Molecule: small-subunit ribosomal RNA
Organism: uncultured bacterium
RNA sequence: AGAGUUUGAUCCUGGCUCAGAAUGAACGCUGGCGGCGCGCUUAACACAUGCAAGUCGAACGAGAAAUCUCGAGCUUGCUCGGGAGAGUAAAGUGGCGCACGGGUGAGUAACGCGUGGGUAACCUGUCCUUAAAUUUGGGAUAAUCCACCGAAAGGUGGCCUAAUACCAAAUACAGUCCUGAGAACCAAGGUCCUUGGGAUGAAAGCUGACCUCUUCAUGAAAGUUGGCGUUUAAGGAGGGGCUCGCGUACCAUUAGCUUGUUGGUAGGGUAAUGGCCUACCAAGGCUACGAUGGUUAGCUGGUCUGAGAAGAUGGCCAGCCACACUGGAACUGAAACACGGUCCAGACUCCUACGGGAGGCAGCAGUGAGGAAUCUUGCGCAAUGGGGGAAACCCUGACGCAGCGACGCCGUGUGAGUGAAGAAGGCCUUCGGGUCGUAAAGCUCUGUCAAGUGGGAAUAAAGUCCCUCGGUGAAUACGCGAGGGAUCUGAAGGUACCACUAAAGGAAACACCGGCUAACUCCGUGCCAGCAGCCGCGGUAAUACGGAGGGUGCAAGCGUUAUUCGGAUUUAUUGGGCGUAAAGAGCGUGUAGGCGGGGUGGUAAGUCAGCGGUGAAAUCUCUCGGCUUAACCGAGAAUCUGCCGCCGAUACUGCCAUCCUUGAGUACGGAAGAGGGAAGUGGAAUUCCUGGUGUAGCGGUGAAAUGCGUAGAUAUCAGGAAGAACACCAGUAGCGAAGGCGGCUUCCUGGUCCGUCACUGACGCUGAGACGCGAAAGCGUGGGGAGCAAACAGGAUUAGAUACCCUGGUAGUCCACGCCGUAAACGAUGGGCACUAGGUGUUGGAGGUUUCGACCCCUUCAGUGCCGCAGCUAACGCAUUAAGUGCCCCGCCUGGGGAGUACGGUCGCAAGACUGAAACUCAAAGGAAUUGACGGGGGCCCGCACAAGCGGUGGAGCAUGUGGUUUAAUUCGAUGCAACGCGAAGAACCUUACCUGGGCUUGAACUGCAGUGGACAGCCUGUGAAAGCAGGUUUUCUUUCGGGACUGCUGUAGAGGUGCUGCAUGGCUGUCGUCAGCUCGUGUCGUGAGAUGUUGGGUUAAGUCCCGUAACGAGCGCAACCCCUAUCCUUAGUUACCAACUCAUUUAUGAGGGGACUCUAAGGAGACUGCCAGUGAUAAGCUGGAGGAAGGUGGGGAUGACGUCAAGUCAUCAUGGCCUUUAUGGGUAGGGCAACACACGUGCUACAAUGGGAAGUACAGAUGGAGGCGAACCCGCGAGGGGGAGCGGAUCCCAAAAAGCUUUCCGUAAUUUGGAUUGAAGUCUGCAACUCGACUUCAUGAAACUGGAAUCGCUAGUAAUCGCAAAUCAGCAGGUUGCGGUGAAUACGUUCUCGAGCCUUGUACACACCGCCCGUCAAGUGAUGGGAGUCGGGAGUACCCGAAGUCGGUUUGCUAACCCAGCUUGCUGGGAAGCGGCUGCCGACGGUAAGCCUGAUGACUGGCACUAAGUCGUAACAAGGUAACC
Repeated sequence: AGAGUUUGAUCCUGGCUCAGAAUGAACGCUGGCGGCGCGCUUAACACAUGCAAGUCGAACGAGAAAUCUCGAGCUUGCUCGGGAGAGUAAAGUGGCGCACGGGUGAGUAACGCGUGGGUAACCUGUCCUUAAAUUUGGGAUAAUCCACCGAAAGGUGGCCUAAUACCAAAUACAGUCCUGAGAACCAAGGUCCUUGGGAUGAAAGCUGACCUCUUCAUGAAAGUUGGCGUUUAAGGAGGGGCUCGCGUACCAUUAGCUUGUUGGUAGGGUAAUGGCCUACCAAGGCUACGAUGGUUAGCUGGUCUGAGAAGAUGGCCAGCCACACUGGAACUGAAACACGGUCCAGACUCCUACGGGAGGCAGCAGUGAGGAAUCUUGCGCAAUGGGGGAAACCCUGACGCAGCGACGCCGUGUGAGUGAAGAAGGCCUUCGGGUCGUAAAGCUCUGUCAAGUGGGAAUAAAGUCCCUCGGUGAAUACGCGAGGGAUCUGAAGGUACCACUAAAGGAAACACCGGCUAACUCCGUGCCAGCAGCCGCGGUAAUACGGAGGGUGCAAGCGUUAUUCGGAUUUAUUGGGCGUAAAGAGCGUGUAGGCGGGGUGGUAAGUCAGCGGUGAAAUCUCUCGGCUUAACCGAGAAUCUGCCGCCGAUACUGCCAUCCUUGAGUACGGAAGAGGGAAGUGGAAUUCCUGGUGUAGCGGUGAAAUGCGUAGAUAUCAGGAAGAACACCAGUAGCGAAGGCGGCUUCCUGGUCCGUCACUGACGCUGAGACGCGAAAGCGUGGGGAGCAAACAGGAUUAGAUACCCUGGUAGUCCACGCCGUAAACGAUGGGCACUAGGUGUUGGAGGUUUCGACCCCUUCAGUGCCGCAGCUAACGCAUUAAGUGCCCCGCCUGGGGAGUACGGUCGCAAGACUGAAACUCAAAGGAAUUGACGGGGGCCCGCACAAGCGGUGGAGCAUGUGGUUUAAUUCGAUGCAACGCGAAGAACCUUACCUGGGCUUGAACUGCAGUGGACAGCCUGUGAAAGCAGGUUUUCUUUCGGGACUGCUGUAGAGGUGCUGCAUGGCUGUCGUCAGCUCGUGUCGUGAGAUGUUGGGUUAAGUCCCGUAACGAGCGCAACCCCUAUCCUUAGUUACCAACUCAUUUAUGAGGGGACUCUAAGGAGACUGCCAGUGAUAAGCUGGAGGAAGGUGGGGAUGACGUCAAGUCAUCAUGGCCUUUAUGGGUAGGGCAACACACGUGCUACAAUGGGAAGUACAGAUGGAGGCGAACCCGCGAGGGGGAGCGGAUCCCAAAAAGCUUUCCGUAAUUUGGAUUGAAGUCUGCAACUCGACUUCAUGAAACUGGAAUCGCUAGUAAUCGCAAAUCAGCAGGUUGCGGUGAAUACGUUCUCGAGCCUUGUACACACCGCCCGUCAAGUGAUGGGAGUCGGGAGUACCCGAAGUCGGUUUGCUAACCCAGCUUGCUGGGAAGCGGCUGCCGACGGUAAGCCUGAUGACUGGCACUAAGUCGUAACAAGGUAACC
């Protein structure tokens, strides 16, 4: 620091996902040790048991027992008494503590917390300092005892008694209050100091020592003195209360809230301010800078992440707050409205004798429950700290330790060295080997941890006692401080640590290995099982599933899950955007707010700088140090980016004052305009009405029909009526903010522009809310209604046609008034200001020049277009009218779908508008551009593509192939063109792969090895359909006793397979297509995919050539080179040829001979737009002509670019993998491939007279021939037979060419057409013609009389027609491949059909239109809205009831102190004061009522999403077949 994922590829936008770090974690697998931390995140759910707050006898009174001992009595084992136990235990009064410490986070959105101030509005026990005091009295009461009630808890009454308990009095200069005088300060309220008077107003003792004075006299008491305590006052420290500024979550689908509410006066209350409370008065207070309401939440230091800004978080530790079963309340106290206190109410649990009682683990352990999940009912007060105490000491689940848990962090180990025969074994293998791997074993060492044995700390300081010194003091006393000595205290723990012993011994797992992302092979599986964080793997060769081997990562852990931050600049302050990707509000006016021109002066709020205070500690960072290291811990530094205060600076911003004119506005003079409103008015057209003329149609369409018309339409003429809209002018012209505005005239009215530079003097810009305007459609009321025209009706079209087309037609369209408030309201581009090359139109104005005038031209301002530079942009594009460069303000966006939907609210008469989610679901959705492909897009062009022609197919019979059916089998393959007379150039057996039967098993053929035997072969016999099986017979070679060659058998490796996969493959082939295309290098352009070249203008059969050109060249294709053919020449001349010559003749090259000709077969020539003319750009070329055998590639062939179709072939061959191995192999006989209701393809023969029959007669080319072709001659009607000359062939043979020509018959008839079918008899081949050959002869004589829709071939030696040959082959040809003979017609042309090429255009296609894709319906699943309702929860309002309790009232009850009075002198009465009762206000729980908010659930219902290849259609993407969309 990035990466994967949208596409065929690209760039961008944009989401999703990953790699990192972290955690109080959990789960899975695994687990040696130690250190340091951490450990109920859920039910603030309920709790058994134990412990967690006591202490003080130096405040006080009282005070046991067990037991021991002594004594007495005697009933000798009991009673009594004394002493010890013991002034002990337990309890009580009193003091202090219990408000700390410990827990939890429910509540709380708040002065709760954080930070900084204020308190002149306050309090403060214990502690410290200072000053003073500590006097005199009094009456009770608990404990105890007695009596009583109760199950218990507990309580009542009575008799005593003490205090540092309680009360009264004295004194007090201080305090408080009232009052007088003076000084200082001040925030103007007060604060504070000095001084005079008055009122009020304290206390408690305990303990140690001493004897100078007094009394008693060992010594005590008083007294003196020390310590502790008590009281008063002042101050301090620390703690707290209250208050203020700032900061502190989300929702506006919460917009208004408030009556003690806001303020005042008076009073009450408090430590204290204050509506804190009460009475009265006023009517205020808060709120868009978010009140009120709702939801969520303890806050902070910090912690995690991050480069930072920041985001998330608040567990442990620390600070603050809140709470203590739930709710309420007060008491005590310095402090509480009190976790282990009280009272009341409620729920729950427990006890009960049923009458009543008890309880509160969110203290430490522990239990149950909940949950994915969180520990021991441990040890100790040794240390630190706390409470009490004078102290000893006691208490302390605070704390210190230990235990459990890999929960985290850190450390450490599981050994080290050597060791190649690279062992065995595993795995892989191309079978050679490779790898695990120096890894192991072996050898040599070491000793951490664990185990055992032994030793063994620090943490301990204090306290107590003794001695010395110092100070206090009357003191040698007590107590305090310092030093020295002694004594004593350890839970952890016999732990850390150290030494020794023995021994490599006891100690490695987990995840991953397709890409991201480090790491690859085999086997199994076969869209199954499964994996998956995203993309995606799996359908028979899976590096992605499972296993194995190997590897990678990490390591006592490793993975997974969950969560947070990061990456994510994906909420953008740092640091994003809005023309088309999501995003500019439809437009304006304008409030708050934000921002704002120039100069001067002032101020110092912002801003900057210095200093001071604070910013707790811990944490983080740095340095140093302590544990063997580290984690951890300690010390120091730094930091804490903040807040507050003081002193400065004054550039900028703000504020105040003053001035200016350029921004803005005003004035004056001009100008243009479909700007707006109202009234009036005009002509053309349409329709209707009336009348005339006139007659059969009109109208409408692709074609029709509905419709209108003989009751007279359409057409035409005249007249009239009505409504609506304004042709031409008319223009990327004008005006307006936008919507929008169009005949003409008048009236009213808004804005704009230009010129002048007179006036004001920043008056400005933007604009949340708000207000207004706002097309069309729609709504309401009332008019109007010609045309047009939703709905509707009819006619067509269609498979259907609720559409497109046609005929009609109502709302509506028009007017008035009022609503609605939306549009693709678009420039898809908010407004303002400034700046930044130009060019060229046009509208309005001004100026200059010029002219008689107008134009032209130049300058300038304001609009409106086009082109274009820089710049910007993802690109397209924008470009002074910015999408450039800046500033200011507003609006809006944050993946797609769900959804502009639901709910709520506001508006509306309604329709609906505005505001506007979530669950769920997908990994994309999208923009621009690129290359293709496609289009019922366009342009150009080509092809037997159409057209023009000729002949066929489709109908018949037969042949052949296929489908189907049948069958034991009808072997297999080929399936649109590009399968179907195809593989097959030839199935009777064989072929043959299929079926049936009978048989073989290392096999019919191949190669080894081991063992064994021997020749094998041949021959013979039996059996059998054969194969085979059984048996018999004969019988080796070489070298030499090893064996070898050959061969049989057995065994083992392995053979064999026309078994599967052509979608694992090679090779070969088809097809587009003999179409003209397909590419590359370098350069250039583009961010890039790519483009350019290859496009363009011409031309060609051609990317053929020319020209142009950011391209220049090149390659594969085209063409040419090759072969055949057409002409000629040269050479050669047999088997071919024969003109001249000779011979022989019966003909005939028969013979001689010739080399002329034909021909043969070698080599050449020839044709190149070369020549001429025209045309064309002067080019390429084209057209015509000449010459020529041939003329514009002369004709034909071979030749098939890059690629496409997973095209065809595993059955030609080869081959991976899989399958089979007494069978899916091999051999054999017979059968089948030949079946037959049918359907299709390809052919043959015909349907006849251009013919058929008969007779005669003529002319080819190219082949083939030895297991062959086979002549003459003979036989047969014939097929053929006999025969065997010649020929491995320019010599011989097949061989007859046929159509043709001549003559003749037939006469339109199912015939002298046609030949199927069938019968009989034959021939040939062959081992064999039954299934199942071909041919011959005779006989038979079927369908068919020119073939529906549709469809095929062919452009010249072609079609058509005629025969010949060959391959295959024993035989079999209507097929195939060749060969020649005869030999046409037509092409205007490119509109249409099909196919192809190039350019261009659109695209939502890229598996590429056989594409993509929409909606209903049906099925399943999921979440969600509505819903008669039902069941909960929450907050509030009104009223009822009203516990405890404070406060108030009352004075009926009771009462020791104090006061008064009386006397009977210890009593009575009264008062003050207190307690109780009653009562009033407030008041929790509870109840009633009507609503509000929210959750769950609900018959039924609405849409949504996702699902397998369901149903119906075809809406969209191409002009998507009616352009699409709002």